This is a predicted structure of a 71-nucleotide RNA (transfer RNA) from Tolypothrix sp. NIES-4075. The sequence is in RNAcentral, with records from ENA and Rfam. Its Rfam family is "tRNA". Gene Ontology term of the family: triplet codon-amino acid adaptor activity. By type it is a transfer RNA.

RNA sequence: GCGAAUGUGGUGUAGCGGUAGCAUGUGAGUCUUCCAAACUCUUGGCACAAGUUCGAUCCUCGUCAUUCGCU
Numbered sequence: 001g002c003g004a005a006u007g008u009g010g011u012g013u014a015g016c017g018g019u020a021g022c023a024u025g026u027g028a029g030u031c032u033u034c035c036a037a038a039c040u041c042u043u044g045g046c047a048c049a050a051g052u053u054c055g056a057u058c059c060u061c062g063u064c065a066u067u068c069g070c071u
């Protein structure tokens, strides 16, 4: 220099164009003599920008970051 893949809460991971789930974690509570465990509630997210569309995490294009491959 060229090509490909990935980017989703603090962390890991789903998501067939129709208002984003799960696990874990944070906080609060219940229980317990205390702790742990268990249970309930809460909190918190689509890398950035543009386009298509009634509607975009999803489709198109560009940028950025990471990883891999070729030279």
Base pairs, nucleotide, nucleotide: 001070002069003068004067005066006065007064010024011023012022013021018054025043027041028040029039030038047063048062050060051059